[in-house]
Context: one part of a larger RNA
Molecule: large-subunit ribosomal RNA, domain I
Organism: soil metagenome
C1' cells in the first nucleotide's frame, strides 16, 4: 500500500406518508367595463416583515337572514388593550365606502406623477389654500345657428343615450397567409388554408326551408355522428390528396317574414317617393267573377305585455347504536357479551372505530338576491262580408338587372386546365321576363328536377379563464402543474423575456430545569423529558467518499 471484518463519520438513496397536481364525468355560468373593468401602485392592525382581507368609513361599516359560546385572519408563540347570550367572531343575501395608476377620458406625462379650468359649500383678510361637482373623443336621436351662394348644404352650438371605447382561456366566422419538412435532391405538387397577424361576435358561432340530391326510381330546410371508403377520383398518375349520394342514429308536432302587382292616405322639382292594407309561391299572387266559412295559435324567427304560482341555486338544521377486559406509552387491536343499520362511503381521534368526533342514508329549510318554468291569470290573430281559411273560372298585370350569362385573369370543390360542368372574385360585354328562365360535369335533343340574383329562424354541435359535486387498474416530492414550501419567487438578461431549489422531530413541546469541563451565544458529560433523542442539521437513513481497530499480505 492491497484486501477482509468490524465500529463509527459522512452522505440522502428507498420505504412509508400528503397538504399539492394530472385526467374524465355530471350539473351551473359563459362575461366583466365610462354605475370606471382587469390588472396594478401606495397604503391599511397596539407590531418589524410576507401572504390575505380591506380602502383615508381601509384585516374593515350598515341592514337582512342563519348560527352559536366564544371572538380580536395565516407564517406565528408570547404580550398588550379588548369585544361577546342585550347573542360577538364566523357563514350566506343586500347596501355603504371604495386613495391613486390603469380604455383612462380637463391638459401634459418617463403608469401610479405634474399642472389647471368653471362652480357649490367651508374656513378666511385673501378666489392664498382645502374638500365637493364638472370639463377628453367618436356615434345616433332632438333642437338651435347658419358661410361660400338665393333656398339650402357643410360648418358651428346646446341637450339627450346605462351608446362606443378596453379586458378575457378555449370554441366560431371573416380578411390576409408563410417556412421548415416530405417528395430520400428540386421548381408544379406536399406541409396547408396549418401556424401566425387583424377584424367581428355569441354563449354557442356558422348554415338553413332547394334555380337542392338522385337517376328514369324517388328523397324533400340546416347542422353533427357513424357508414358508404381509404371507394369514385384528383396526381411531376410521384410523393401524396381524396369526396358525395344512399343507409342508420342524434334533434324534432319549425318553419317563416321582406320587395312586386293591386287599394288608401300623405309628399312632389310631376321623374316619383313614404306610410299603411295586400302579398309571398312553381300552376304562385294581385285584379276581375262565383262560391266556401268562426275558429287559429302562445311571447327563441312568424302577432303578442305582465303577474301568481311551482322547482332549483347562493348560509343551514335534525340524523341510529357499546360496556367490560387483556397486552400497551396511547386501544379504535385481542377476549367476553351487546346494539343500530333507508346509515357497514369517507375522514379524524395516541396502533387497526358501523354504535367517540365529523359525516353517511334519508328528512326539513330562505328575510334577501338568482335561475328554470310543463300549471293559471292572461295575450296575439281573425270573427258576417269592408275576407282568416279554402276552391274554381278569365290570362290583363307582378314574381328581386349591370343581375344571369359570355371572354379574359384567377379561387373554391375529390377535380393541379383537362374533355371540365357548378360555386365565388377582379376587368370588360352584356340577356330574357311565365309561350319565361336555371340545373342535370364539355356540347345539342329528349326526358327529369328546381325557380337565382332580398331577409330571419329553436334543437341535436364545439369549447372551458370559471364555481360546485363525483370519480380513478393517474402520480407521490429528480414523480406530479414550472410552482405541495416566499412560485411566476429567487436569480439571469439594457431588453423582448428567461426562471429554479428547499415537503416529514413527536401522540403532544413534554423543543433538555439545573450542575461540571471550556479561550465558546460552540461542543461535550451529568441530570431530566419521552415508548423511543427521535434533540429542532429532528421519521427510516442504503451507496459512493473518509477514519479508527484488528487479521492476513506486499
Nucleotide at each position: 500500500g492491497g484486501u477482509g471484518u468490524a465500529u463509527g463519520g459522512u452522505g440522502g438513496a428507498u420505504g412509508u406518508c400528503u397538504u399539492g397536481g394530472c385526467a374524465u364525468c355530471g350539473a351551473g355560468a359563459g362575461g366583466c367595463g365610462a354605475c370606471g373593468a382587469a390588472a396594478g401602485a401606495c397604503g391599511u392592525g397596539g407590531u418589524a416583515g410576507c401572504c390575505u382581507g380591506c380602502g383615508a368609513u381601509a384585516a374593515g361599516c350598515u341592514c337582512c337572514g342563519g348560527g352559536a359560546a366564544g371572538c380580536u385572519g395565516g407564517c406565528a408563540a408570547a404580550c398588550a388593550a379588548g369585544c361577546g347570550u342585550u347573542g360577538a367572531u364566523c357563514c350566506g343575501g343586500a347596501g355603504a365606502u371604495u386613495u391613486c395608476u390603469g380604455a383612462a377620458u380637463g391638459c401634459g406625462g418617463a403608469a401610479a406623477c405634474a399642472c389647471g379650468g368653471c362652480u357649490c359649500g367651508g374656513g378666511u383678510u385673501a378666489c392664498a389654500c382645502c374638500c365637493g361637482g364638472u370639463c377628453a373623443c367618436c356615434u345616433g336621436c332632438g333642437g338651435c345657428u347658419g358661410a361660400a351662394u338665393u333656398c339650402a348644404u357643410a360648418g358651428g352650438c346646446c341637450g339627450u343615450a346605462a351608446g362606443g371605447a378596453g379586458c378575457g382561456a378555449a370554441c366560431u366566422c371573416a380578411g390576409g397567409g408563410a417556412a421548415c419538412u416530405g417528395a430520400a435532391a428540386c421548381a408544379u405538387c406536399u406541409a396547408a388554408g396549418u401556424a401566425c397577424c387583424u377584424g367581428a361576435a355569441g354563449g354557442a358561432a356558422a348554415a338553413g326551408a332547394a334555380a337542392a340530391a338522385g337517376a328514369c326510381a324517388u328523397u324533400g330546410a340546416u347542422u353533427c355522428c357513424g357508414u358508404a371508403a381509404g371507394u369514385a377520383g384528383c396526381g411531376g398518375c410521384g410523393a401524396g390528396c381524396g369526396a358525395a349520394a344512399g343507409c342508420g342514429g342524434a334533434c324534432a308536432u319549425a318553419g317563416c317574414c321582406c320587395a312586386a302587382a293591386c287599394c288608401a292616405g300623405g309628399a312632389u322639382u310631376c321623374g316619383u317617393c313614404c306610410u299603411g292594407g295586400g302579398g309571398u309561391u312553381g300552376c304562385g299572387g294581385a285584379a276581375g267573377c262565383a262560391c266556401u266559412g268562426a275558429g287559429g295559435g302562445g311571447u327563441u324567427a312568424c302577432a303578442a305585455a305582465a303577474c301568481c304560482g311551482u322547482u332549483c341555486c347562493u348560509a343551514g338544521c335534525g340524523g341510529a347504536a357499546g360496556a367490560g377486559u387483556c397486552u400497551g406509552g396511547a386501544a379504535a387491536g385481542u377476549c367476553u357479551c351487546a346494539c343500530c343499520a333507508c346509515a357497514g362511503a369517507g375522514g379524524g381521534u395516541g396502533a387497526a372505530a358501523g354504535u367517540c368526533c365529523c359525516g353517511u342514508a334519508u328528512g326539513c329549510g330562505a328575510c334577501a338576491g338568482g335561475a328554470a318554468u310543463a300549471g293559471g291569470u292572461c295575450c296575439c290573430c281573425g270573427u258576417u262580408a269592408a275576407u282568416a281559411u279554402g276552391u274554381g273560372c278569365u290570362c290583363u298585370c307582378c314574381a328581386g338587372a349591370g343581375u344571369a350569362g359570355c371572354a379574359c385573369g384567377g379561387a373554391g370543390c375529390u377535380c393541379g386546365u383537362g374533355g371540365a360542368a357548378c360555386u365565388c372574385c377582379g376587368u370588360g360585354c352584356g340577356a330574357a321576363g311565365c309561350u319565361g328562365c336555371c340545373c342535370g360535369g364539355c356540347c345539342c335533343a329528349c326526358c327529369g328536377g328546381g325557380c337565382a340574383a332580398g331577409g330571419c329562424u329553436a334543437a341535436a354541435u364545439a369549447c372551458u379563464c370559471c364555481u360546485c359535486g363525483a370519480u380513478g387498474a393517474c402520480c407521490g416530492a429528480u414523480a406530479g402543474u414550472g410552482a405541495a414550501c416566499a412560485a411566476g419567487u429567487a436569480g439571469g438578461g439594457c431588453g423582448a423575456u428567461u426562471g429554479a431549489a428547499u415537503g416529514a422531530u413527536g401522540a403532544a413541546a413534554a423543543g433538555c430545569a439545573c450542575a461540571g469541563c471550556u479561550a465558546u451565544u460552540a461542543g461535550c458529560u451529568g441530570a431530566g423529558u419521552g415508548a423511543a433523542a427521535a434533540g429542532u442539521a429532528c421519521c427510516u437513513g442504503a451507496a459512493a467518499c473518509c477514519a479508527u481497530a484488528c487479521a492476513c499480505u506486499u